[in-house]
């Protein structure tokens, strides 16, 4: 980074699989990409099984109109999970006009 050349990757969506989810893997498929190759170092974004807090229902207990415990539902917080096709950064790479 060109109306160049050889090529490369593959969004959405569909099918199969993994996962609690975000998302990932394989096949199909092309929205696009001059690094849309690789790496979670920085920023940002996504998810919350578990855990904690609050509210409510039910069940059981007690020193009984309150308290404690169990279980279920809802809300909130949270990454050690995830996104490299969000940006920056690091490493590597094909071709060669102006």
């Nucleotide at each position: 980074g060109a109306u160049a050349a050889c090529g490369g990757c593959a969004a959405a969506c569909c099918c199969g699989g993994g996962g609690a989810a975000a998302c990932c893997c394989g096949g199909g498929g092309a929205c696009g990409c001059a690094a849309a190759g690789c790496c979670a170092c920085g920023g940002g974004c996504c998810u919350a099984c578990c855990u904690c807090g609050c509210c409510g229902a039910c069940c059981g207990g007690c020193g009984c109109c309150g308290c404690c415990g169990g279980c279920c539902g809802g809300c909130g917080a949270c990454a050690g999970g995830g996104c490299a096709g969000c940006c920056g950064g690091g490493c590597u790479g094909c071709c060669g006009a102006a």
A computed fold for a 98-nucleotide RNA from a soil metagenome, annotated as c-di-GMP-I riboswitch aptamer. Its mean pLDDT, the model's own confidence on a scale to 100, is 89. Of the family's consensus pairs, 95% are formed in the model. It matches the Rfam family "c-di-GMP-I riboswitch aptamer". From the family's description: GEMM was predicted in a large-scale screen for bacterial structured RNA regulatory elements. The sequence is in RNAcentral, with records from MGnify.